[in-house]
Molecule: c-di-GMP-I riboswitch aptamer
Organism: Chloroflexota bacterium
């Protein structure tokens, strides 16, 4: 250097579901707990997935003197997830 995780050994992460925080949600972050993980270490770059405050539209309904306002439904990543795939970057032990 490469293929590989069958073998050995030190570890490491950290789902669900509890508690406390954050956020409009999805989720994320602590502590706890431990499904399961050889990239389950990192990067939202492409698809997939979720979410939908801001926004837009739209019928209908409410309210309203007019302007508008609220509800509704629908659209929509610029928000999330690398423990959904692919890709990119790096790595610890071994074993051929």
């Nucleotide at each position: 250097a490469c293929u590989c995780g069958c073998c050995a050994a030190u570890g490491g992460c950290a789902a669900a579901c509890c508690c406390g925080g954050c956020g409009a949600a999805a989720g994320c972050c602590g502590g706890g707990g431990g499904c399961g993980c050889a990239a389950a270490g990192c990067c939202a770059u492409g698809g997939g997935u979720c979410u939908a405050c801001u926004g837009c539209a739209a019928c209908g309904c409410u309210c309203c003197g007019c302007c508008g306002a609220g509800c509704u439904u629908g659209c929509g990543a610029c928000g999330a997830u690398c423990g959904c795939c692919a890709g990119g970057c790096c790595g610890c032990c071994g074993a051929g």